Predicted 3D model of RNase P RNA and transfer RNA as a complex of 448 nucleotides.
The prediction has a mean pLDDT of 78.
Rfam match: Bacterial RNase P class A. About the family: Ribonuclease P (RNase P) is a ubiquitous endoribonuclease, found in archaea, bacteria and eukarya as well as chloroplasts and mitochondria. Its family is annotated with ribonuclease P activity, dimeric ribonuclease P complex and tRNA processing in the Gene Ontology.

RNA sequence: GCGGAGGGCCGGGCGGCCGCCUUCGACGUUCGGCUUCGCCGGGCGUCUGGGAGGAAAGUCCGGACUUCAUGAAGCGACGGUGCCGGGUAACGCCCGGGCGGGGCAACCCGACGGAUAGCGCCACAGAGAUCAGACCGCCGCCCUCGGGCGGCAAGGGUGAAACGGUGGGGUAAGAGCCCACCGCGGGACGGGCAACCGGACCGGCACGGCAAGCCCCACCGGAAGCAAUGCCGAAUAGGGACCCCGCAUGGGCUGCUUCGGCCCGGGGUCCGGGUAGGCAGCUAGAGUGCACCGGCAACGAUGCACCCAGAGGAAUGGUCGCCCCGGGGCGCAUGCCCCGGACAGAAUCCGGCUUACAGGCCCUCCGCGUCU
RNA sequence: GCCGGUGUAGCUCAGCUGGUAGAGCACGUCAUUCGUAAUGAUGGGGUCGGGGGUUCGAGUCCCUUCACCGGCACCA
Numbered sequence: 001g002c003g004g005a006g007g008g009c010c011g012g013g014c015g016g017c018c019g020c021c022u023u024c025g026a027c028g029u030u031c032g033g034c035u036u037c038g039c040c041g042g043g044c045g046u047c048u049g050g051g052a053g054g055a056a057a058g059u060c061c062g063g064a065c066u067u068c069a070u071g072a073a074g075c076g077a078c079g080g081u082g083c084c085g086g087g088u089a090a091c092g093c094c095c096g097g098g099c100g101g102g103g104c105a106a107c108c109c110g111a112c113g114g115a116u117a118g119c120g121c122c123a124c125a126g127a128g129a130u131c132a133g134a135c136c137g138c139c140g141c142c143c144u145c146g147g148g149c150g151g152c153a154a155g156g157g158u159g160a161a162a163c164g165g166u167g168g169g170g171u172a173a174g175a176g177c178c179c180a181c182c183g184c185g186g187g188a189c190g191g192g193c194a195a196c197c198g199g200a201c202c203g204g205c206a207c208g209g210c211a212a213g214c215c216c217c218a219c220c221g222g223a224a225g226c227a228a229u230g231c232c233g234a235a236u237a238g239g240g241a242c243c244c245c246g247c248a249u250g251g252g253c254u255g256c257u258u259c260g261g262c263c264c265g266g267g268g269u270c271c272g273g274g275u276a277g278g279c280a281g282c283u284a285g286a287g288u289g290c291a292c293c294g295g296c297a298a299c300g301a302u303g304c305a306c307c308c309a310g311a312g313g314a315a316u317g318g319u320c321g322c323c324c325c326g327g328g329g330c331g332c333a334u335g336c337c338c339c340g341g342a343c344a345g346a347a348u349c350c351g352g353c354u355u356a357c358a359g360g361c362c363c364u365c366c367g368c369g370u371c372u
Numbered sequence: 373g374c375c376g377g378u379g380u381a382g383c384u385c386a387g388c389u390g391g392u393a394g395a396g397c398a399c400g401u402c403a404u405u406c407g408u409a410a411u412g413a414u415g416g417g418g419u420c421g422g423g424g425g426u427u428c429g430a431g432u433c434c435c436u437u438c439a440c441c442g443g444c445a446c447c448a
Stems, first nucleotide, its partner, number of pairs: 001368010012323007020051003025047010053343001057354002060352005065225004078221005083097005098112001099110004113216002118214002120210003135156002137152007164182006183205001184203003189198003229280004239271007250264005287306005293300002324341007373444007382397004391428001399415005421437005
């Protein structure tokens, strides 16, 4: 210098003017109440403090919290998780390790328990697809020269997959038939908390794949979700209690009138349920920053400091100037002009995962080339 | 905000326990008719919403993502 790997952080800055939400704090003013030198509560105004994110998103996991159900425990069903150890309030998350795979490497990826508990499936092709099997072929024998009978599974062929691989011996041809190495299965013993690793020796090889098919094993899980839930509570309509009037000469319906038919009410006071609406839940918390200690790390302990949105059909905005970054044009040049600057916005809160994202900064490491 | 469902041909829908995707309507051509419709014969048309994974093989199983639809505040 070129190419690459891992991790952390930011994601516009400063100022002027005009607004919005929040009583966190102070002051002024006004109203109401009371136990009245004052206190409490409400309204309005001024100043001050605070006011979106790394994902606020998807709602995919795990919790807090609330209501409902539930005597306790066990078993079953259903759903989820799945190498081992640790972290955590908990997790399907994170850290460390093991094993497998990829990369020259830094490093990355893995739903990674069990196929000897059982059931099921393996299309097409192929002789044969798991209690296997012979199309071509090789070898022996027989005959009418093209076949028949028998042996074999080394070679060809099919397929995603063909019942160990390579070499040698052996044989009519062959074959773990025999031998060596590799692979596979078992395994005394040794190391490790464990997953797992190493492995004397034994076995001639039997035991294919699929569990993101059913299933088995181990562990976890009661259901619903802040539109949960609790409290206060108008107007109108309807319900109930009591009192008063009325008992058909009244009122209503049958479209109107008459006749006929059907129904029974009116006023007042009070009460409970419940709607609109209001309040609570609602933000000080598994909280943030720094220092130090333990730990490889995730993380934990201690100390100090800080308070960091709380809206509720829903605030967090608009505009101007300067600067920053990228692109284009003009100019000898300091410079000037134009365009652009992402993904996206709280809604009970928290821990994760996943997905989207213009641009920028920092740290560590690997490979190649060159120079000293 | 919270919870649930759907996506397959132009339209409406099937697709069982993974094996290579169909039906009806619509469309093209031919026949029938003087002509049209109806009818009959025949034919074409598919990123199975997108991406990734498991598997020999995925519309189907798993993960992720996009679009659309529905329910819950709501009682009488």